[in-house]
This is a predicted structure of a 73-nucleotide RNA (transfer RNA) from a Patescibacteria group bacterium. Taxonomically the source falls in Bacteria candidate phyla (Bacteria). It was read from a public genome assembly. Its Rfam family is "tRNA". The family's RNA type in Rfam is transfer RNA.
RNA sequence: GCCGUUCUAGCUCAAUCAGCAGAGCAGCGCUUUCGUAAAGCGCAGGUUAUCGGUGCAAUUCCGAUGAACGGCU
Numbered sequence: 001g002c003c004g005u006u007c008u009a010g011c012u013c014a015a016u017c018a019g020c021a022g023a024g025c026a027g028c029g030c031u032u033u034c035g036u037a038a039a040g041c042g043c044a045g046g047u048u049a050u051c052g053g054u055g056c057a058a059u060u061c062c063g064a065u066g067a068a069c070g071g072c073u
Base pairs, nucleotide, nucleotide: 001072002071003070004069005068006067007066010025011024012023013022019056027043028042029041030040031039049065050064051063052062053061
C1' cells in the first nucleotide's frame, strides 16, 4: 500500500427479509436470614464508533472517516 471482518448499556453479546433497542453479568433497592453469602422479585443504565445519503420509517441498505483484528505484498 491492497483486501476482508468487526464497532450496540460499565463488561460479554443478541436484535430474521428495514417496522416500539434486548439478555446475561456488574450496579442499586426490596423479600428471605440472628447476620452474611446464595436465591427470588424489581429498578436504573443507550447520540447503536463519527458524519452524510436513500427511504413513510435505518442497529439493519449505500458512501466517507476513525478504531480494533486478520490476510496479502